[in-house]
RNA sequence: UCCGGGGUCGGUGCAAUUCCGAACCGGCGGUCAUAGUCCGCGACCCGCAGUUCUUCGGAACUUCGGUUGAACCGGUGGAAUUCCGGCACCGACAGUCAAAGUCUGGAUGGGAGA
Numbered sequence: 001u002c003c004g005g006g007g008u009c010g011g012u013g014c015a016a017u018u019c020c021g022a023a024c025c026g027g028c029g030g031u032c033a034u035a036g037u038c039c040g041c042g043a044c045c046c047g048c049a050g051u052u053c054u055u056c057g058g059a060a061c062u063u064c065g066g067u068u069g070a071a072c073c074g075g076u077g078g079a080a081u082u083c084c085g086g087c088a089c090c091g092a093c094a095g096u097c098a099a100a101g102u103c104u105g106g107a108u109g110g111g112a113g114a
Stems, first nucleotide, its partner, number of pairs: 001114002008022004023102002025091002027041004036089002045066003049062005072086004093105003
């Protein structure tokens, strides 16, 4: 210095890009062979301690620790839960006239990493 993708059409409704039907998306490293689902890392969240501030309620930052989702079957092959075919599944927190992986926000941030 660089570094995250994706909501469009229809339905119901006072109201939904949040529900229903059909869509769409997949951070980083590893691997005998290419991975959202294997192994590990990171983000969000929680906690101890420390420092600073404080309206004494608490707040901010730092180290460390914890938590954190989901795949099978068949084929090819020496080798693939990674390729090909089929059929599934998963997705932090806060907000919202109504429930969100896709809208808005913390975030012009942080961090794995290159």
The RNA shown here (FMN riboswitch aptamer (RFN element)) has 114 nucleotides and comes from Microbacterium profundi. Model confidence (mean pLDDT): 80 of 100. The source organism's lineage runs through Bacteria, Bacillati, Actinomycetota, Actinomycetes and Microbacterium.